[in-house]
Context: one part of a larger RNA
């Protein structure tokens, strides 16, 4: 002297941008934070309508999303992460493109209606019913198995291309005034996204931590995995790491980057971006392209709740919000107008992502709080005085002036992508206009370091103090004044890094 997510103390006008649990990954009242399609399906309610139907919801089968987005840093010293690389060991739902195909049958089953159990969560049973739910057959493009042939290549195991005959394996329809666009649906090849696996290197502290391993290190079969692998498991071997620091303990998510510094470095990972881990604690797996799944399931365990005492519900480290901790962090706010995302052919519905608003000088950065003359031959009061005077001090008063901000009163938007129609912010920003200096200055400090001095009071007392030190009757070091110096809507002061 620079920095801060700061706090404290005294102060306090405005306005644009930021930024706000750093501590209890401590417990949650209460609302909301993930739904959507009826152009997949039958029904049920209400209205039309003589019927036939038709139009509106939509519980309830189905179908896509729920693995995105959003939140924490608890674990981890690790292929977590960062950078290069490899996959001839790998998957990939929607989306783009290419190729072909969408034939023919079937049983069921919610809903619904009876009938039952239960406080209640949540059931059981009997019977009816559709589907793009479910299962058959069929038909197959080298898509999968075995077989053996050709051609081509490399990296060991092999890998690409071809053509043969055998085996296996598919599907769904909505739509519509007839029709059909168009949506869809299977196989299969490319591509693009995501993702999974390996490995070079780099990634804290402690030897008052020196040995440490048995699935442990390798090998044969072999199981599981999309997919190599001791990732399993039989069986053989005795290896394997380690002073180039293995093992253990302690800390700690990593990183782009941030502050500081001329650097070289040091500390730090807040907000914003990546990546990783985590969802009351611990354990598992189902659906599924994708989870071993924050607002799903199942067990176990604290805890909190309801109970008819049999038994049940529940997870805010989502946004707000409450109690605890804490020196200390904020609304139970408005909108889906904008960007974005799910779902739907759309219309459109959700959307505490987001976009604004609200509090907070928390931090930055820009304005204000007046301007100019003027008793000046220096008012008045204060403070000092050697009583002469000397500061205060162009400072006030007066007089001439401005009106930014604030107030009031008119008017009034980009954002809106468009032919129109849509705007939470907001009657906001920004323009006219009105009056009137009016509504707006504090803080620290003055012994030396270090810019600014006297008086009084006190009397090693009360008290200062960063460091040297100061105060025991003339204290520029304590306390009040007067005056002076520094920043200024801020200043000190405490904490941290440099």
């Nucleotide at each position: 002297g620079g920095a801060c997510g700061a706090a404290c103390g005294c102060u306090g006008g405005c306005g644009g941008c930021a930024u706000g649990c750093c501590u209890a990954a401590c417990a949650c009242a209460u609302g909301c934070a993930a739904g959507u399609c009826g152009a997949a399906c039958g029904g049920a309610u209400a209205c039309c309508g003589a019927a036939a139907g038709g139009u509106a919801u939509u519980a309830g089968u189905g179908g896509c999303g729920a693995a995105c987005g959003g939140g924490u840093g608890a674990g981890u010293a690790a292929c977590a992460c960062g950078u290069g690389a490899a996959c001839a060991a790998u998957c990939u739902g929607c989306c783009u493109u290419c190729u072909g195909c969408u034939a023919u049958g079937g049983g069921a089953u919610a809903a619904c209606a009876c009938c039952u159990g239960g406080a209640a969560a949540c059931g059981g049973g009997u019977g009816c019913u559709a589907a793009u739910a479910c299962c058959g057959u069929a038909u197959a493009u080298g898509a999968c198995c075995a077989c053996g042939c050709c051609g081509g290549g490399g990296c060991a195991u092999c890998c690409c291309g071809g053509a043969g005959g055998g085996g296996u394996g598919a599907a769904a329809g909505c739509g519509u005034u007839u029709a059909a666009a168009g949506c869809g649906g299977c196989a299969g090849g490319a591509g693009a996204u995501g993702a999974g696996u390996u490995c070079g290197c780099g990634u804290c502290c402690a030897a008052u931590u020196a040995g440490u391993u048995a699935g442990u290190u390798g090998g044969c079969g072999g199981g599981a995995u999309a997919a190599a692998g001791g990732c399993c498991c039989a069986c053989c071997a005795a290896g394997a790491c380690u002073u180039c620091g293995a093992u253990u303990g302690g800390u700690a998510g990593c990183c782009g980057g941030c502050u500081u510094g001329a650097g070289a470095g040091a500390g730090c990972g807040a907000a914003c971006g990546g990546c990783c881990a985590c969802a009351c604690u611990g354990g598992a797996a189902c659906u599924g392209a994708g989870a071993c799944a924050c607002g799903g399931u199942c067990c176990a365990g604290a805890c909190u709740c309801c109970u008819a005492c049999g038994g049940g519900a529940g997870g805010c480290a989502g946004c707000a919000g409450u109690g605890g901790g804490g020196a200390a962090u904020a609304u139970u706010g408005g909108g889906c107008a904008a960007u974005g995302g799910a779902g739907g052919a759309a219309a459109c519905u959700c959307u505490u992502a987001c976009c604004c608003a609200g509090c907070a000088a928390u931090g930055c950065c820009g304005c204000g709080u007046g301007a100019g003359u003027g008793a000046a031959u220096g008012a008045a009061g204060g403070u000092c005085u050697u009583c002469g005077g000397a500061u205060u001090g162009u400072a006030a008063a007066g007089c001439u002036c401005u009106u930014u901000a604030a107030u009031c009163g008119g008017g009034g938007a980009c954002g809106a992508a468009g032919a129109a129609a849509u705007g939470a912010c907001g009657g906001u920003a920004c323009c006219c206009g009105a009056g009137g200096a009016a509504u707006a200055a504090g803080c620290c400090c003055c012994g030396g370091c270090u810019a600014a001095c006297u008086a009084u009071g006190u009397g090693c007392c009360a008290g200062c103090a960063g460091c040297c030190g100061c105060g025991g009757u003339a204290a520029u070091a304590c306390a009040u004044a007067g005056g002076g110096g520094g920043c200024g809507a801020g200043c000190g002061u405490u904490g941290u890094c440099c």
Annotation: The part of an RNA shown here (small-subunit ribosomal RNA, 5' domain) has 498 nucleotides and comes from an uncultured bacterium. The RNAcentral record of the full RNA draws on Greengenes.